[in-house]
About this RNA
c-di-GMP-I riboswitch aptamer from Thermoanaerobacterium saccharolyticum, 57 nucleotides, folded computationally.
RNA sequence: UAGAGCAAAGAGCAAACCCGGUGAAAACCGGGGACGCAAAGCCACACGGUAAUCUUA
Numbered sequence: 001u002a003g004a005g006c007a008a009a010g011a012g013c014a015a016a017c018c019c020g021g022u023g024a025a026a027a028c029c030g031g032g033g034a035c036g037c038a039a040a041g042c043c044a045c046a047c048g049g050u051a052a053u054c055u056u057a
Base pairs, nucleotide, nucleotide: 012037013036017032018031019030020029021028022027
């Protein structure tokens, strides 16, 4: 510099549901759980939504 990302190994996150807790609610936290995800892992940045309140019809 070019090609490859195989076989692994070592990991990670985590649905439904259940238990405990916070909250008016949306939802969130902890534990269990394991449907699944090569990104549904990690970091940084950006964006959107729910709710409360107000106004109009």
Background:
The coordinates come from a structure-prediction model, not an experiment, and the mean pLDDT is 75. It matches the Rfam family "c-di-GMP-I riboswitch aptamer". Rfam's curators write: GEMM was predicted in a large-scale screen for bacterial structured RNA regulatory elements. Genes associated with GEMM are involved in a diverse array of functions, including chemotaxis regulation, signal transduction, secretion and chitin. It was read from a public genome assembly, where an Rfam model found it. Lineage of the source: Bacteria > Bacillati > Bacillota > Clostridia > Thermoanaerobacterium.